[in-house]
RNA sequence: AGCAAGAAUUGCCACACCCGUCGUGAGGCGGGGCCGGAAAGCCGCGGUUCUUAAAAUAAUAAGAAAGCCAGGCUGCUAGC
Numbered sequence: 001a002g003c004a005a006g007a008a009u010u011g012c013c014a015c016a017c018c019c020g021u022c023g024u025g026a027g028g029c030g031g032g033g034c035c036g037g038a039a040a041g042c043c044g045c046g047g048u049u050c051u052u053a054a055a056a057u058a059a060u061a062a063g064a065a066a067g068c069c070a071g072g073c074u075g076c077u078a079g080c
Base pairs, nucleotide, nucleotide: 002080003079005077006076012037013036017032018031019030020029021028022027035067041073042072043071046069047068048065049064050063051062052061053060
C1' cells in the first nucleotide's frame, strides 16, 4: 500500500426520554441520558417519509430527517 472483514483492543458517537433555547412546523442547538452503531464520521446531486403554503384529490414551491434505504469520500484495527 492492497484485499476481504469487524474478532479483539484503544477509543468514538449517542435512540427514546427529560431540561433549556430557536423555529408556524417537521425539527435544530446545548446539557443530562444511553437503545444501539465498524463508519450512527462527512455529503445531499437518487429514492423515501415528514412539515409549511396554496389546495377538493393529485401535482407544485420552500424546508426537515440522513440513527429510513441506496450512493460517494474519508477513518480505526486483529488477519492475509
Predicted 3D model of an 80-nucleotide RNA (c-di-GMP-I riboswitch aptamer) from Methylomonas methanica. The organism belongs to Methylomonas, within Bacteria. The prediction has a mean pLDDT of 80.